[in-house]
RNA sequence: UUGAUGGUGUGCGGGAGAGCGCGAUGGGCCGGCAGGCGCAUCGCCGCCGACGGAGCAACUCCCCAAGGAAACUCUCAGGCCCAGGACCGCACACCGAGGA
Numbered sequence: 001u002u003g004a005u006g007g008u009g010u011g012c013g014g015g016a017g018a019g020c021g022c023g024a025u026g027g028g029c030c031g032g033c034a035g036g037c038g039c040a041u042c043g044c045c046g047c048c049g050a051c052g053g054a055g056c057a058a059c060u061c062c063c064c065a066a067g068g069a070a071a072c073u074c075u076c077a078g079g080c081c082c083a084g085g086a087c088c089g090c091a092c093a094c095c096g097a098g099g100a
Stems, first nucleotide, its partner, number of pairs: 001099002006095009019045001021044006028037003046080003052076001053074003059067002
């Protein structure tokens, strides 16, 4: 100086699923009133899994045991408007094998 495969971070874009549930309380908006709309918290039941978390097969080792993956499974947390969101793509920055 260049800098593969890859890794990390940032920004942008795409990004599923499941109640528009019921009740209580509170306050916000609309309305002349009656009433209506949606929001927050709590309770009840139902449901989802692609943040996080947990579990395990083959296999390794092997007395026991231990290690051992996920988009699978479980739903603790979280979620069922928004938000978030595994994962994918693009750009930038850093790390970096090797080369010159």
The RNA shown here (Glycine riboswitch aptamer) has 100 nucleotides and comes from Bradyrhizobium sp. ARR65. The source organism's lineage runs through Bacteria, Pseudomonadota, Alphaproteobacteria, Nitrobacteraceae and Bradyrhizobium. Its mean pLDDT, the model's own confidence on a scale to 100, is 81. It matches the Rfam family "Glycine riboswitch aptamer". Its family is annotated with glycine biosynthetic process in the Gene Ontology.